[in-house]
RNAcentral holds the sequence, with entries from MGnify. A computed fold for a 320-nucleotide RNA from a soil metagenome, annotated as Bacterial RNase P class A. Rfam family: Bacterial RNase P class A. It is annotated as a ribozyme.
RNA sequence: AGCCAAGCAGCCGCGGAGGUUCGCCUUCGAGGAAAGUCCGGACAUCACAGGGCAGGGUGGUCGCCAAUAGCGACCCGGGGAAACCCGCGGGAAAGUGCCACAGAAACAAACCGCCCAAGCGCGCGGCCGCACGUGAGUCGCGUGCCGGCAAGGGUGAAACGGUGCGGUAAGAGCGCACCGGCGCCGCGGUGACGCGGCGGCCAGGCAAACCCCACCCGAUGCAAGGCCAAGCAGGACCGUUUGCAGGCUGCCCGCCGAGGUCCAGGUAGGCCGCUCAGAUGGAUGGCUGCUCACGACAGAAUCCGGCUUACAGGCUUGCU
Numbered sequence: 001a002g003c004c005a006a007g008c009a010g011c012c013g014c015g016g017a018g019g020u021u022c023g024c025c026u027u028c029g030a031g032g033a034a035a036g037u038c039c040g041g042a043c044a045u046c047a048c049a050g051g052g053c054a055g056g057g058u059g060g061u062c063g064c065c066a067a068u069a070g071c072g073a074c075c076c077g078g079g080g081a082a083a084c085c086c087g088c089g090g091g092a093a094a095g096u097g098c099c100a101c102a103g104a105a106a107c108a109a110a111c112c113g114c115c116c117a118a119g120c121g122c123g124c125g126g127c128c129g130c131a132c133g134u135g136a137g138u139c140g141c142g143u144g145c146c147g148g149c150a151a152g153g154g155u156g157a158a159a160c161g162g163u164g165c166g167g168u169a170a171g172a173g174c175g176c177a178c179c180g181g182c183g184c185c186g187c188g189g190u191g192a193c194g195c196g197g198c199g200g201c202c203a204g205g206c207a208a209a210c211c212c213c214a215c216c217c218g219a220u221g222c223a224a225g226g227c228c229a230a231g232c233a234g235g236a237c238c239g240u241u242u243g244c245a246g247g248c249u250g251c252c253c254g255c256c257g258a259g260g261u262c263c264a265g266g267u268a269g270g271c272c273g274c275u276c277a278g279a280u281g282g283a284u285g286g287c288u289g290c291u292c293a294c295g296a297c298a299g300a301a302u303c304c305g306g307c308u309u310a311c312a313g314g315c316u317u318g319c320u
Stems, first nucleotide, its partner, number of pairs: 001316004006291007014029006031297001035308002038306005043221004055217005060074005075089001076087004090212002095210002097206003111153002113149003119145009128135003161179006180202002182199007225272004234263005292295001
């Protein structure tokens, strides 16, 4: 990496289909995951001119596939001695936000520390001046303020590229060499990317925070949905020389109306969807015998392709 999932025989059952002389006969009857329902489709109904916003999803590259968050190869990063394994792998240089505790500072910081070259003081000493113990000058040393620095210490998961040399008052990519990153250019590659050259350009982390970029996405799922269709209620027409009721009374018209014919939607119910397993009161089991390595996880419910999870025991193949 791939595969098997106790085997065989007999008898009795259960469900589907076919046949039948109605006695029965023939044949088929769970899985690698039928599971989770995570992803994608078929199918179905509704919606929909087109475009945009909002919302959601995907995220290295190239290819495969009906499609996907699947698969293959490759790239980059990490691990390993190796075979190989792992990666929720666009952007942190558009902007905003957050970064516990500790710490001065979590983004452009100064606690300890280093420095006194420049500026302003103080002390001591030398020189110099004189009124001879003083200062207004100058030099040196020490020290303070203002200030400079970020090398070192310390805190932290993370501290403003790393190592070394030069340089400096002390330092610093300040300069240089190498390494790392970023940007530009050239070459190679379909591409991710790689190699080389140039430029001190040196930029903290987090996007499963908002966000930005690219691409994709209408909603609901077989309890979808379709067909037939009792009963009750409904609509249209007829409603006569019959019957009933109302309109104060009578008559006419009109209305309601028993009854009849037709119609629509549609409940119960049935059928289809639904399958060479195919139910909807939902089948797939039991007994006996033999053999062995002594038998795991587990059972369809519209279908298909993936992923994930569970699994006794065993077999095959390749590599370090």
The prediction has a mean pLDDT of 77.